[in-house]
RNA sequence: GAAGUUGGCCGGAUCGUCGCGAGGGUGCUUGCCACCUUCGAGGAAAGUCCGGGCUCCACAGGGCGGGAUGCCAGGUAACGCCUGGGCGGCGCGAGCCGACGGAAAGUGCAACAGAGAACAGACCGCCGAACGGUGUCGCAAGACAUGCGUGGUAAGGGUGAAACGGUGCGGUAAGAGCGCACCGCGGACCUGGCAACAGGGACGGCACGGCAAACCCCAUCCGGAGCAAGACCAAAUAGGAAGGCGUUGGCGCGGCCCGCGUUGCCUUCGGGUAGGUUGCUUGAGCCCUGCGGCGACGCAGGGCCUAGAGGAAUGACGGUCCUCGACAGAACCCGGCUUACAGGCCGACUUCGCCC
Numbered sequence: 001g002a003a004g005u006u007g008g009c010c011g012g013a014u015c016g017u018c019g020c021g022a023g024g025g026u027g028c029u030u031g032c033c034a035c036c037u038u039c040g041a042g043g044a045a046a047g048u049c050c051g052g053g054c055u056c057c058a059c060a061g062g063g064c065g066g067g068a069u070g071c072c073a074g075g076u077a078a079c080g081c082c083u084g085g086g087c088g089g090c091g092c093g094a095g096c097c098g099a100c101g102g103a104a105a106g107u108g109c110a111a112c113a114g115a116g117a118a119c120a121g122a123c124c125g126c127c128g129a130a131c132g133g134u135g136u137c138g139c140a141a142g143a144c145a146u147g148c149g150u151g152g153u154a155a156g157g158g159u160g161a162a163a164c165g166g167u168g169c170g171g172u173a174a175g176a177g178c179g180c181a182c183c184g185c186g187g188a189c190c191u192g193g194c195a196a197c198a199g200g201g202a203c204g205g206c207a208c209g210g211c212a213a214a215c216c217c218c219a220u221c222c223g224g225a226g227c228a229a230g231a232c233c234a235a236a237u238a239g240g241a242a243g244g245c246g247u248u249g250g251c252g253c254g255g256c257c258c259g260c261g262u263u264g265c266c267u268u269c270g271g272g273u274a275g276g277u278u279g280c281u282u283g284a285g286c287c288c289u290g291c292g293g294c295g296a297c298g299c300a301g302g303g304c305c306u307a308g309a310g311g312a313a314u315g316a317c318g319g320u321c322c323u324c325g326a327c328a329g330a331a332c333c334c335g336g337c338u339u340a341c342a343g344g345c346c347g348a349c350u351u352c353g354c355c356c
Base pairs, nucleotide, nucleotide: 001352002351003350004349005348006347007346008345009344010343012321013320014319015318016317017316018315020040021039022038023037024036025035026034027033028031042327046338047337049336050335051334052333053332054226055225056224057223066222067221068220069219070218071085072084073083074082075081086100087098088097089096090095101217102216106215107214108211109210123157124156125153126152127151131149132148133146134145135144136143137142165183166182167181168180169179170178184206185204186203189200190199191198192197230278231277232276233275240269241268242267243266244265245264249263250262251261252260253259285304286303287302288301289300290299291298292297322325
């Protein structure tokens, strides 16, 4: 210098005028009225995909069913998040990616092709003259030839995503874990590590192929609904409960009286609709420093207060400057993940080239 990898940060700046929302203050003409003052969107406020706080409902405990997660260790309020490590894959490398428990518990699945797809199989092959057949020779016994039937085999070819361990040597009629060496595999053992796992020397001698993002098994976790949660105050109208009033009205108990029920008026009470208030922003908070830890993170000290609406505020105009400005707008709160994003800044590292 070029090409890359990775961690973090910023997201036009500034001044003036007018306007909008909220808190505080002052004034009086008590009106949501003026004036002053302070504060006023994001790194994702987004998707609403996970985890929690908070609230109400349900709930002895356990099981069934269902869902989620799934290498190991740690962090955290918790997580499907994060950190460190292991294993596998990719990359020369920095580094990146990974639904990464169990297939000797059971059930199942494997299209097409192919002979055969799981206690497999022989299409092209390779090998063999024991038996049968055929042919030749021979009077005969028999000999020879032939791979047609039958038999051995799984080296090689071929099919497939996958073919019942791989490579080599020996061996054999040809072959074959049939034997041996190495690699793989298996269950123990030893060593290192908290562990996942790694390494090792013997042994076994292929038995135990693949798929669990098929059912399933194992382990861990999970009650439901959500701020339109919920709480408080509380008209009108209708209905409810209790008490009183009537000089005893109407209707029913088919005549009458008593009595009972129902109906009327008044007062009080409780539930509750409209409406209002609250929940509402001080919180697993932010910043700085120190300490512990590889790190995620934790602890201690100091400092700070930083939107809170309810038809819903954060805008407009002008000046100056630059590298001419992307994605995008809070609605109970917080931790993550994911997705969108013009441009710019800083740190660490890798590979290649050149110079000293």

Model confidence (mean pLDDT): 78 of 100. A computed fold for a 356-nucleotide RNA from a Lysobacterales bacterium, annotated as Bacterial RNase P class A. Lineage of the source: Bacteria > Pseudomonadati > Pseudomonadota > Gammaproteobacteria > Lysobacterales. Its Rfam family is "Bacterial RNase P class A". Its family is annotated with ribonuclease P activity, tRNA processing and dimeric ribonuclease P complex in the Gene Ontology. From the family's description: Ribonuclease P (RNase P) is a ubiquitous endoribonuclease, found in archaea, bacteria and eukarya as well as chloroplasts and mitochondria. Of the family's consensus pairs, 92% are formed in the model. A source record names the gene rnpB.